Model confidence (mean pLDDT): 80 of 100. This is a predicted structure of a 76-nucleotide RNA (c-di-GMP-I riboswitch aptamer) from a Geobacteraceae bacterium. It was read from a public genome assembly, where an Rfam model found it.
[in-house]
RNA sequence: CUCCGAUAAGAGCAAACCUGAAGCAAUUAGGGGCGCAAAACCACGGGUCCUAAGACUGGAUAGCCGGGUUGCCGAA
Numbered sequence: 001c002u003c004c005g006a007u008a009a010g011a012g013c014a015a016a017c018c019u020g021a022a023g024c025a026a027u028u029a030g031g032g033g034c035g036c037a038a039a040a041c042c043a044c045g046g047g048u049c050c051u052a053a054g055a056c057u058g059g060a061u062a063g064c065c066g067g068g069u070u071g072c073c074g075a076a
Stems, first nucleotide, its partner, number of pairs: 004074002012036002017031003022027001034063001040069003044066003047061004
């Protein structure tokens, strides 16, 4: 340095559920804590979801998968 990932240490994120201050909705936000070493960031490819209707076109999802960028710790 790379792979790898613990019943280690410190930090971080935050599922279900509740609330409703945002949104037509998906969803977001606050509480919460199931889990997570990339559950950090990017909608680039695929998937899924939303809409008066439609999605090749407008949105949402990075905690669905792939890809890109960055990254804490160090037992075996």